[in-house]
Context: one part of a larger RNA
RNA sequence: CACCGCCCGUCAAUUCAAGGGAGCCGGGAAUACUCGAAAUCUCUCCAGAAGGAGGGCCUACAGUAAGCUCGGUGACAGGGAAUAAGUCGUAACAAGGCACGGGUAGCGGAAGCUGUUCGUGGAAUAA
Repeated sequence: CACCGCCCGUCAAUUCAAGGGAGCCGGGAAUACUCGAAAUCUCUCCAGAAGGAGGGCCUACAGUAAGCUCGGUGACAGGGAAUAAGUCGUAACAAGGCACGGGUAGCGGAAGCUGUUCGUGGAAUAA
């Protein structure tokens, strides 16, 4: 810099961060079921004893199942932020040229428009 002002949104460009996300990969804890070593304990048998044979209880490991949780990767999609400047319009700020705004519904390239209801955070006029 003071209306030749300010300013809104879509679109286009570049960059950044975060979240979503099918799928894939990995970690953790636990649950249910299956299997079940050795040892301890226990029962039976053999034995004079040491001990041996067989069974049981418990359980490590392993397996199966459906999940839980944490992380990595991730096609894709949507928005956000920033940017010199670009495109389309001009919504808001003055009664901003249809006063504006809140709720709600419909509609529209976009700001937005229309209906309805409420507010004054409206001007003007009158009292």